[in-house]
Predicted 3D model of a 1524-nucleotide RNA (small-subunit ribosomal RNA) from an uncultured prokaryote. The coordinates come from a structure-prediction model, not an experiment, and the mean pLDDT is 83.
């Protein structure tokens, strides 16, 4: 510090996601030790049991057991000692400990105030403690009750209670003012009434302890003020004790705290009230910081104690382990009644992913009580459990290569695990065993001694001795022995680290992108590697990265985002000069900011974690002093901002009233006489009842042609004939006036196209809906004929638009150039020139921007104010509120779901976009196919099988250049065989071997049997041994089995189309562009010119072959002019090389020459010459690439499958099967023909298991025959069309030949399935072919025959070649098809066979509505009303005080009653929230459902926005608007 992910690629916007740190965590796997921390986060759910607050005999009375002594009737009694248990009384129990329910303020934090307050225990100094009295518990006796508990009688004590005395203070009255801006209950003086107090210890107390009283202090508390501390406006008004006053009550104290009366206030958009959530802070986590999140442990504060209410006691409570009442729950019960409150420490149940021991001790620290000893203390100190966290240590160290074995991989060579192990040497941490034991302990007390405080029983100081450890045990010594101690996650990218096998879109993985459909570095396993290490991963959560809520530090033309426009309230901001003040601001001082934490330094545990000390810091708040620039406030001025005035001026600015012509429609009349109208074409419609056309007249409504213009005006919407009236704003000039009066603007108010609504008019044209006609598969549309609302007017409503410049308003600054509109000034030669202001355009510099672009009309540079945005979908939906007559508007979510959605630009591809160009692409022609018969291939059907492949062009007379058997195949039906039909290696056997012959069986293969019987080497001739072959067994062979989507090679196609690229440079952030574009030209990216390009490569061309002309050379088998010979005839022969020809080498053609056009070019046109002229004709040759094109069945090959079979052999059948469909052909339909006879002229080939002549037989196929020929010699071999002469006479024919019968021939082992040919006979369809479609531009089409390969033969009409005869048309590019270049649009990139929308149907998920149903919350009204305070009554009861001799009375008190208030409860109406709900609504999602085709290209009717109507659906139509 960044990375991954939208695209074919790019830049940007933008979300999602990862790497880091952290946690009171949990889960999975694993787990040696120690230290220090930490541990019920959920049900503030329920709790068994034990403990958690007592203490004091030096306040009081009484006093059990025990012990001692005495007495005794032996039952016991008395005295003393002793002090249990309990009681009275005092203090404590309000602390400590736990929890976070409630609480958004009665809280917390910070800083202040109390002149409005309290305070037990403690400290300081002062004063005081006198005289009396009556009870009561305990106890004793008698009772009630199950218990808890309680009644009556008797009697007793106190530091318990009461009366009196003495006093100050409080209280009342009066006076009064330091400080202060001011005020207050501050302070002082006086007067009268009333108010205190017990004792203990001790021989001994004004002296010690305790007590009373007032004053002061410390600490603690109460009240109060300001500021700060969540969300929500889909909560906007709240409040009647409410706000204030007077008086009273109450309190420690202020105060509506409470009450009576009076007034009507108080709070609130700077967010009152309501609702939801929440204890607050110090701090903690994270972060560079600002911040964001959080508040567990520790500390401070608040609040709570089963739930709700209440008071009592007390210094203090409305009280966690006190009381009363109500409620729920639980327990006991004798059913009458009682008891309880773990949110103390342990522990238990429940719920939960989840959180510990029913431990030890008061030794230390602290607390309560006590004079003290001491007692109590689940506070605390310790131990236990949990890897929950942090920190530390260990699981050894050194040597050790044959690089052992094993594992894994392998190209079989090896590599790796790996010095790792083994093995050798050494050490002893931790854990284990034993020993000993520092320290946490110092006080206090007791005893002795010394000194001091006047006296003292009291206190202080020093010293000696003595007393106290629950728990922990470090360090040290000894022993043994490498012995007891390593795992987890990951290895596709991000992100460090890869191989093999298994699996086969399965099983599974996954944080994001994404892996898995037979070669998975992504799943599982193994090996290996990487990371961390007693842990490692996962999950959850927080911060970070995220500048992704932007204060620091973002944006709004097109990515999300400027309000439709103005006026204006609050608010925010605001010109120049001077003075004053000091609120902000700045500086200094000071107080506070608890401790802990963080940071720094030092120190203590061996280190660290941890702990201690000191410092710094705590960025905050208060007080105070100073400054006066700026902001602010006040005062005084100024004129430039703003406004006013005067003069001039442009304009579809607005409102109203009139008025005009053209057009249109209707009506009336005339003329006229058949159509009109409409469309792509039609039809509906209209017309002889007279349309349309035309003329005249009348009526009506709406809109204003030309001018008219990126021209004008207005805030926007918007505004267009002319005239008048009223009226708003602007501009220019002058510089007379005011003197900052300004800018913006949340709410608010006003205006606001079209459509729409209400009421009343109006209604010509147009025209949603609707009707009809067309189109169409359909056509709820586009087109046509009609047509209602509406469009128009008046008065209201609605309040929205792509209300757009998709660009808020204002001010200032920052190069220019050039048009338009409205004015002014200066100069002028009157043409004009220069210049100022305002409005409105275009281009462009800097700059900005992701780019496109913007660019003084900013999207530049700054300032002020407002509005708005924060991924896509869900959704501008639901719900709530509000506005509206309605339609609907404004405000406006969530669940769920996706990893994208998007902007600009780039390269392609595509377009029913455009431009240019080409091609037998069309057109112009010629001939065909499609109709018939047959041939052949394919599909389909059939079959036991009809083997397989090829499938638009680019499969279909294709693989197949020859299926009767063979071929031939997992084709079928059978029969055989198993190391095999074929290869290699090892091995067994042995002459009964191989090979050959024969026999049996059989369809053959095969099986079985018999016989003959070889070979090399050595040899002692007995034999031995062995190569080939055979045989046995093992490895293996074999496969036309699968995968052409694992491949090589080969091939087709676009296409012989002109394209495809690179280097350097330049431009661009970049993908990319440029070059390769443009202008010409070409068959061509062929060439030329221009140009930020300059060059180059693969293609094109050329080079190669062939053909056309000539030359040279050569002259047999070819040729024969001349010479000679010979024949019936023939180059037959001698000879010749002239010619033809053959086959070698050359020449020739290059726009070279001339003229014209063209840019002085390339080139084109015409011409000359030439055999040939502009690549002369033809061929071979096929760029980068496309189609996962074709082929695993030519061959090769990975993987998989098979192995007595999917291999091999074999017989027969099939591949030829036939209702049918298609492709390619042949022959025809005839007279340019058919047929008969006669008669010419080729080229290129083939020939030995061959071609075969002559001759001969046969009508013929053919037979016999065999000369010649391995070929320029011989043969196939006859060329045919043609030409000549006859016949046929337009007909199903002398056309046509299918089909069938008979008879033959040939090949072959064999022609039945299933060959070819011949002869005779038969003589089908067919008379030129629908829609549609093919080939061809010259020696071409058409037509005619010839040859060859394959091959025994043939299905060849196919295929490959050869020559003969030999046309027509096109000098054009509108259209169809295909192609190239440029350009344009794009939502396509698997690239239009693309993408994509909506209804319907299915599954699943979340949400809304809904008759209702259930529950919660907080108010409100009424009723009832416990306990209790307060008030009143108090006839009943009553010790202390008073009167009285006494009885009795009084004061006072109590019981009891009544009243106000009031918890819980009940009831009523309503609010709000949650759950659920038959049914219903839309939404999201889901490989292959249905219907259409809406959008993206002009998307085939341009699209979109608002509105209205209509329609299965996307949508269609009307009106207005926008260009995206």
């Nucleotide at each position: 510090a960044g990375g991954g992910u939208u695209u074919g690629a790019u830049c940007c916007u933008g979300g999602c996601u990862c790497a880091g740190a952290a946690u009171g965590a949990a889960c999975g796997u694993u787990g040696g030790c120690g230290g220090c921390g930490u541990g019920g986060a959920u049900u503030a759910g329920g709790c068994a049991u034990g403990c958690a607050a007592g203490u004091c005999g030096g306040a009081c009375g009484a006093g059990a057991a025990g012990c001692u002594u005495c007495c005794u009737u032996c039952g016991g009694g008395a005295a003393g000692u002793g002090g249990a248990a309990a009681g009275u009384g005092g203090c404590a129990a309000a602390c400590g400990g736990g929890g976070u329910a409630g609480u958004a303020a009665g809280g917390c934090g910070u800083a202040g105030g109390c002149g409005a307050c309290g305070u037990a225990c403690c400290c300081c100094a002062g004063g005081g403690a006198c005289c009396g009295g009556g009870a009561u518990a305990g106890c004793c006796g008698c009772g009630g009750g199950a218990a808890a508990c309680u009644g009556c009688g008797g009697g007793u004590a106190a530091u318990a209670c009461c009366g009196g005395a003495u006093a100050a203070c409080a209280u009342c009255u009066c006076c009064g003012g330091a400080u202060c801006a001011a005020a207050u209950g501050g302070g002082g003086a006086g007067a009268g009434a009333g108010c205190a107090a017990u004792g203990g210890u001790g021989u001994g107390a004004u002296u010690c302890c305790u007590c009373c009283u007032g004053g002061g202090g410390a600490g603690c508390g109460g009240c109060u003020u300001a500021c700060g501390c969540g969300a929500u406006a889909u909560u906007a008004g709240g409040u009647a004790g409410u706000u204030g006053g007077u008086g009273a009550g109450g309190u420690a104290a202020u105060g509506g705290c409470u009450c009576a009366c009076c007034a009507a206030g108080c709070c609130a958009u700077a967010g009152a009230u309501g609702u939801c959530u929440a204890g607050g802070g110090g701090g903690u986590g994270u972060g560079a910081g600002c911040g964001c999140a959080u508040g567990g442990c520790c500390c401070c504060c608040a609040c709570c104690a089963c739930u709700g209410g209440g008071a009592c006691u007390g210094a203090g409570a409305c009280a966690c382990u006190g009381c009363c009442c109500a409620g729920a729950c639980a327990c006991c019960u004798a059913c009458g009644g009682g008891u309880g409150g773990c949110u103390g420490c342990a522990g238990u149940c429940g719920a939960g992913a989840a959180u510990c021991u029913u431990c030890g001790g008061c030794a230390a620290u602290g607390g309560a009580c006590g004079c003290a000893a001491g007692u109590c203390u689940g506070a605390c100190c310790g131990a236990g459990c949990g890897a929950c966290g942090c920190c530390g240590c260990g699981u050894g160290c050194g040597g050790g290569a044959u690089g052992a074995a094993g594992g894994c991989c392998c190209u079989u060579g090896g590599g790796u695990u790996g010095u790792a192990a083994a093995c050798c040497g050494c050490u002893g941490u931790c854990a284990g065993a034993g020993g000993g034991g520092a320290u946490g302990a110092a006080a206090u007390g007791c005893a002795g001694g010394a000194g001091g405080g006047c006296u003292a029983u009291c206190c202080c100081u020093c010293u000696u001795g003595u007393u106290u450890g629950a728990c922990a045990a470090a360090g040290c010594c000894u022993c043994a022995g490498a012995g007891g101690a390593a795992g987890c996650c990951c290895g596709g990218g991000c992100u460090a680290a890869g191989u093999a096998c298994g699996u086969g879109c399965c099983a599974g993985c996954a944080g994001c992108c994404g892996c898995g459909g037979u070669a998975a570095u992504a799943c599982g396993u193994a090996c290996u590697g990487g990371g961390c290490g007693a842990a490692c991963g996962u999950u959850a959560u927080u911060c970070g990265g995220a500048a992704u809520c932007a204060c620091u530090g973002g944006g709004c033309u097109u990515a999300a985002a400027g309000g439709g426009u103005g006026c204006g309230u609050a608010g925010g901001c605001g010109g120049c000069c001077a003075g004053a003040u000091c609120a902000g601001u700045a500086g200094g001082g000071u107080g506070u900011g608890a401790a802990a934490u963080c940071c720094c330094u030092c120190g203590g545990c061996u280190c660290a974690a941890c702990c201690g000390a000191g410092g710094a810091a705590c960025u905050g708040c208060g007080c105070u002093c100073u400054a006066a620039a700026c902001u602010a406030u006040c005062u005084g001025g100024c004129u430039u901002g703003a406004g006013u005035g005067a003069g001039a001026u442009a304009g579809g600015g607005g409102u109203g009233u009139g008025u005009g012509g053209a057009a249109c429609u209707u009506c009336c009349g005339g003329u006229g006489g058949a159509g009109c109208g409409g469309u792509g074409a039609a039809a509906u419609g209209u017309g002889u009842u007279g349309a349309g056309a035309u003329c005249g007249g009348a009526a009506g409504g709406a809109a204003c042609a030309c001018c008219g213009g990126u021209g004008g005006c207005g805030a926007a919407g918007g505004c267009g004939g002319c005239a008048c009236a009223c009226u708003g704003g602007g501009u220019c000039u002058c510089a007379a006036c005011u003197g900052a009066c300004g800018c913006u603007g949340a709410g608010g108010c006003a205006c606001g196209a079209a459509a729409g609504c209400u009421a009343g008019g109006g209604g010509a044209g147009c025209g949603a809906a609707c009707g009809g006609g067309a189109u169409u598969a359909g056509a709820u549309a586009c087109c046509c004929c009609g047509g209602u609302a509406g469009u128009c007017c008046u008065a209201g409503c609605u309040g929205u638009a792509a209300a757009c410049g998709a660009u808020g308003a204002g001010c200032a600054c920052u190069a220019g150039a050039u048009g338009g509109g409205a004015g002014g000034a200066g100069c002028u030669u009157c043409g004009g020139c220069u210049u100022c202001u305002c409005c409105g355009g275009u281009c462009g510099u800097a700059g900005c921007g992701a780019a496109a672009g913007c660019g003084a009309u900013a999207a530049g540079u700054g300032c002020u104010c407002c509005g708005c945005c924060u991924g896509g979908g869900g959704a501008g939906u639901a719900u709530g509120g509000u506005c509206g007559c309605a339609a609907g508007g404004c405000u406006g979510a969530a669940a769920c779901u996706c990893a994208a959605a998007g902007g600009a630009a780039u390269u392609g591809a595509c377009g029913g976009g455009g431009g240019c160009u080409c091609a037998c692409a069309c057109a112009a022609g010629c001939g065909g196919u499609g109709g018939a018969g047959c041939a052949u291939g394919u599909g389909g059907c059939u079959u036991a099988a009809u083997u397989c492949g090829a499938g638009g062009c680019a499969a279909c007379g294709c693989g197949a250049a020859g299926a009767a058997c063979c071929u031939u195949a997992u084709c079928c039906u059978g029969g055989a065989u198993u190391u095999g039909a074929c290869a290699u290696g090892c091995u067994u056997g042995g002459a009964u071997u191989a090979a050959c012959u024969c026999u049996g069986u059989g369809a053959a293969a095969g099986c079985a049997g018999a016989g003959u019987g070889a070979c090399g080497c050595c040899u002692u001739c007995g034999g031995g041994u062995g190569g080939a072959a055979c045989u046995u067994g093992c490895a293996c062979a074999g496969g036309u089995g699968c995968u052409g989507c694992a491949u090589g090679g080969c091939u087709g196609u676009c296409g012989u189309c002109a394209g495809c690229u690179c280097g350097u440079g330049u431009c661009g952030u970049g993908a990319g562009a440029u070059g390769u574009c443009g202008c010409g030209u070409u068959a061509a990216g062929u060439c030329g010119c221009u140009g930020a390009a300059c060059g180059a490569g693969c293609g094109a061309a050329a080079c190669c072959c062939u053909u056309a002309u000539c030359c040279u050379u050569a002259g047999u088998u070819g040729c024969c002019a001349g010479c000679a010979c010979g024949u019936a005839a023939u180059g037959g022969u001698g000879g010749g090389g002239a010619c033809u020809c053959u086959a070698a080498g050359g020449a020739g053609a290059c726009u070279g020459c001339c003229g014209g056009u063209g840019u002085c070019a390339a080139a084109c046109c015409g011409g000359a010459g030439g055999a040939a002229g502009g690549u002369g004709g033809g061929g071979a040759c096929g760029a980068c690439g496309u189609c996962a094109a074709g082929u695993c069945a030519u061959c090769a090959u990975g993987g998989c499958c098979u192995u007595u079979a999917u291999g091999u052999c074999u017989a027969g059948g099939g591949c030829u099967g036939c209702a049918c469909a298609c492709g390619u052909g042949c022959u025809a339909c005839a007279a340019u023909g058919g047929u008969g006879c006669g008669u010419a002229c080729a080229a290129a080939g083939g020939g030995a298991a061959g071609c075969a002549a002559a001759g001969u037989c046969g009508c013929g196929a053919g037979g016999c025959g065999g000369a010649g020929c391995a070929a320029a010699u011989c043969c196939c071999a006859a060329a045919a069309a043609g030409c000549g002469c006859g016949c046929c006479c337009c007909a199903g024919u002398u056309c046509g030949g299918a089909u069938u019968g008979c008879a033959g021939g040939c090949u072959g082992c064999a022609a039945c399935u299933c060959g070819c040919c011949u002869g005779c006979a038969u003589g089908a369809a067919g008379c030129c072919g629908g829609a549609a479609u093919c080939g061809c531009u010259a020696g071409u089409a058409a037509u005619c025959g010839c040859a060859g390969g394959u091959c025994a033969g043939c299905u060849a009409u196919a295929c490959u070649g050869c020559g003969g005869u030999g046309a027509a048309u096109a000098u054009g590019u509108u259209c169809c098809u295909g192609a190239g270049c440029c350009u344009u649009g794009u939502a396509c990139a698997c690239a239009c066979c693309g993408c994509c929308c909506g209804u319907c149907a299915a599954g699943c998920c979340a949400c809304g509505a809904a008759a209702g149903c259930g529950g919660g919350g907080g108010g409100u009204a009424u009723c009832c009303a416990a306990a209790g305070u307060c008030g009143c009554c108090g006839g009943g009861c009553u010790a202390a005080c008073c009167c009285u001799c006494a009885c009795g009375g009084g004061a006072g008190g109590c019981a009891g009653g009544c009243g106000c208030c009031u918890a819980a409860g009940a009831u009523g109406a309503g609010c709000u929230c949650c759950g659920u709900g038959a049914u219903u609504g839309g939404g999201a999602c889901u490989a292959a459902g249905u219907c259409g085709u809406a959008a993206c290209a002009a998307g085939g009717u341009a699209g979109c926005c608002g509105u209205a109507g209509g329609g299965g659906a996307a949508c269609c139509u009307g009106c207005g608007g926008c260009u995206g």
The RNAcentral record of the sequence draws on ENA.